[in-house]
RNA sequence: CUGCAUCAACGGGGAGAGUCCCGCACGGCGGGCACCGAAGGGGCAAACCCGAUUCUUCGGGUGAAACUCUCAGGUACAAGGGACCCGUUGAUAUCC
Repeated sequence: CUGCAUCAACGGGGAGAGUCCCGCACGGCGGGCACCGAAGGGGCAAACCCGAUUCUUCGGGUGAAACUCUCAGGUACAAGGGACCCGUUGAUAUCC
C1' cells in the first nucleotide's frame, strides 16, 4: 500500500402472520382467542474430548444454523422495528 476477513458510522434494499372480539382515558393502552419468525433469547446433530466397561456399548463435556421452541417481539394501511444483503468512509489484525 492492496486484497480478503472483522468492527463501527452513514445511505439504500428487506419477508411472514388478525383491518379478530371486548373495555378504556382511543395511530395508543389493557384483557381474550387465533397466528408469524428475520431484533434479542432458549434447544439440539455429526465430529472431537473425558470417564466407565458386560468389549462395544453406557454416561458426561464442548458443539451450528435461515433447523427447532415461541420467552421476548410482531400480525390492515402509515410510522417504527427488522435477520440478512449492497454502497461509501474509517479503524483493527493478518499477509505481501
Background:
Predicted 3D model of a 96-nucleotide RNA (Glycine riboswitch aptamer) from a Chloroflexota bacterium. The source organism's lineage runs through Bacteria, Bacillati and Chloroflexota. Its Rfam family is "Glycine riboswitch aptamer". Rfam links the family to the GO term glycine biosynthetic process.